[in-house]
């Protein structure tokens, strides 16, 4: 010094919403902050085939888990969807919204083309299997 087991401790979450360079502002100097790039994520428009052509109506359509259904209404269920490293079980706990396009779009290769925000604070138990980090 390397590598194996034991022992202890440790990781934030929902969500695409990250990571990195360059320039240029500011600063003692950092954090930072703007403008572009780059990679990675995530939507959306778009052929051929395939589907569809089935009226009207506050038409149609899109992010998104957030639908549908009872009720004059308050509300109550209910598709679904989250809960701290993963995963399976089991109880418990919560949400089931709200936004955009503008008369138009199915799928859809090449292509174009948009966005990487915003909000919060941990739920317990049992089995499994990983990362980190220290002491012995």
């Nucleotide at each position: 010094c390397u590598g194996u087991u034991c022992u202890u401790g440790u990781a934030g979450c929902c969500g695409a919403a990250a990571u990195u360079c360059a320039u240029g502002c500011g600063u003692a100097a950092g954090u930072g902050c703007a403008u572009g790039g780059a990679u990675g994520c995530g939507g959306a428009g778009g052929a051929c085939c395939c589907g569809a052509u089935u009226a009207a109506c506050u038409g149609g359509g899109g992010c998104g888990u957030a639908u549908u259904c009872c009720g004059a209404g308050a509300g109550g269920a209910u598709a679904g969807g989250g809960c701290a490293c993963u995963u399976u079980c089991a109880a418990g706990c919560c949400c089931g919204a709200g936004c955009c396009c503008g008369u138009c779009a199915g799928c859809u290769a090449a292509c174009u083309u948009c966005g990487c925000a915003g909000g919060c604070a941990u739920u317990u138990g049992a089995a499994a299997g990983g990362g980190c980090a220290a002491u012995g």